[in-house]
RNA sequence: CGCGAAAAGGCAAACCCGUCGAAAGACGGGGACGCAAAGCCACGGGUCUAAAGCCGAAGGGCCAUGACGGCCGGGUUGCCGAAG
Numbered sequence: 001c002g003c004g005a006a007a008a009g010g011c012a013a014a015c016c017c018g019u020c021g022a023a024a025g026a027c028g029g030g031g032a033c034g035c036a037a038a039g040c041c042a043c044g045g046g047u048c049u050a051a052a053g054c055c056g057a058a059g060g061g062c063c064a065u066g067a068c069g070g071c072c073g074g075g076u077u078g079c080c081g082a083a084g
Stems, first nucleotide, its partner, number of pairs: 001084001003081002010035002015030006033070001039076003043073003046068003053062003
């Protein structure tokens, strides 16, 4: 450089409880499906929601300024060290 064997240590999906939120979802506790960046950053794409706003006679439709980093890229920082 690269890679992810081993060990130490780390994180924690679904589900349950509580709180917050219009919702998506977030946070805390329990819990482990998994993860070598499942650390951090919404920069590009994607996905979810639609309170406010706009459209409609109505059913409803559109819309992110809301969210997802455990959907894919990108940026950035970093523990350990067997083979190569």

Predicted 3D model of an 84-nucleotide RNA (c-di-GMP-I-GGC riboswitch aptamer) from a Bacillota bacterium. The prediction has a mean pLDDT of 88. The organism belongs to Bacillota, within Bacteria.